A computed fold for a 92-nucleotide RNA from Candidatus Carbonibacillus altaicus, annotated as c-di-GMP-I riboswitch aptamer. The organism belongs to Candidatus Carbonibacillus, within Bacteria. Its mean pLDDT, the model's own confidence on a scale to 100, is 84.
[in-house]
RNA sequence: UCUUGACAAAGGCACACCAUUCGAAAGAUUGGGUCGCAAAGCCGUGAGCCUAAAGCAGGUGCUUGGCCUGCUAUGGUUGUCUGGUUGCCGGA
Numbered sequence: 001u002c003u004u005g006a007c008a009a010a011g012g013c014a015c016a017c018c019a020u021u022c023g024a025a026a027g028a029u030u031g032g033g034u035c036g037c038a039a040a041g042c043c044g045u046g047a048g049c050c051u052a053a054a055g056c057a058g059g060u061g062c063u064u065g066g067c068c069u070g071c072u073a074u075g076g077u078u079g080u081c082u083g084g085u086u087g088c089c090g091g092a
Base pairs, nucleotide, nucleotide: 005089012037013036017032018031019030021028022027035079041085042084043083046081047080048077049076050075055071056070057069058068059067060066
């Protein structure tokens, strides 16, 4: 340096859930929590998945200017895969 991960050591992060805040929602922030994780550190390439405010189409209503359905990401998710990048220990 590359590859690699043990029944080691020092540590790290924090699923679900609860509270708070933001958001149309998906979801995210903060605190608690601790299912798990050898990158469950960072980025977000190519995808997958989730949502549908606005927009478009249709239906219905009109005591109205609302409601319903569908499409759609510019929104979100990486603890979904892939990709990039940095890193602790060291068995082999």